Predicted 3D model of a 111-nucleotide RNA (SAM riboswitch aptamer (S box leader)) from a Sphingobacteriales bacterium. The RNAcentral record of the sequence draws on Ribocentre. The organism belongs to Sphingobacteriales, within Bacteria.
């Protein structure tokens, strides 16, 4: 860096430190932020994709599959649906709704 293949409506913040932009290209909206946003550390919590372990079932039984607890390691999160749109479909006089791409996140795997 690419490619597969899964989820993205739910969850979860305090202290320090820095000092003007952020919301991870542009672009419109909307919004977060000198009452200090984003970021960095630490500390915590969340969630449960891989590991570990447990516990119910079932099978072709040193294993496998399903369901569930659990949260020790690995990762990841902790304003807004991935903030929303924007490009297509489909309903609608419109406004607007509903769905799909695409880009994007994060995980687990291929090269």
């Nucleotide at each position: 860096c690419a490619c597969u293949u899964a989820u993205c409506a739910a969850g979860a913040a305090a202290g320090g430190c820095u000092g003007a932009g952020g919301g991870u290209a542009a672009u419109g909206g909307c919004c977060c932020g000198c009452a200090g946003a984003c970021g960095c550390c630490u500390u915590g919590a969340c969630a449960a994709c891989c590991u570990c372990u447990c516990c119910u079932g079932g099978u072709u039984u040193u294993a496998c599959c399903a369901g569930g607890a659990a949260a020790a390691g690995g990762u990841g999160c902790c304003a807004a649906u991935u903030c929303c749109a924007a490009c297509c479909c489909c309903g609608g006089a419109a406004a607007c709704g509903g769905g799909g791409a695409c880009a994007g996140a994060u995980a687990a795997g291929u090269c």
The coordinates come from a structure-prediction model, not an experiment, and the mean pLDDT is 82.